This is a predicted structure of a 75-nucleotide RNA (transfer RNA) from a Verrucomicrobia subdivision 6 bacterium. The source organism's lineage runs through Bacteria, Pseudomonadati, Verrucomicrobiia, Verrucomicrobiales and Verrucomicrobia subdivision 6. Rfam family: tRNA. Rfam's curators write: Transfer RNA (tRNA) molecules are approximately 80 nucleotides in length. Its mean pLDDT, the model's own confidence on a scale to 100, is 83.

[in-house]
């Protein structure tokens, strides 16, 4: 310094333009003498920021951050 990939709930991630989902966790009831498993329902998302293109952007384009790899480049 250059290419690429990748950032979406707390934590792991799915989602190639038209209602943002899923495991685990976490709450509350069941259930138990209690507790663990299980079952039921629930709360959790400025989808990384910013702009742009479009009737419509999590998805496409620009740019910034950041995190991962390669290659460079190093007296």
């Nucleotide at each position: 310094g250059c290419a690429c990939c990748g950032u979406u709930a707390g934590c792991u991630u799915a989602g190639u333009g038209g209602u943002a989902g899923a495991g685990c966790g976490c709450c509350a009831c069941c259930u138990u003498g209690a507790c663990a498993c299980g079952g039921u329902g629930g709360a959790g998302g400025u989808c990384a920021g910013a702009g742009g293109u479009u009737c419509a952007a999590g998805u496409c384009c620009u740019c910034u951050a950041c995190g991962g790899u390669g290659c460079a480049c190093c007296a």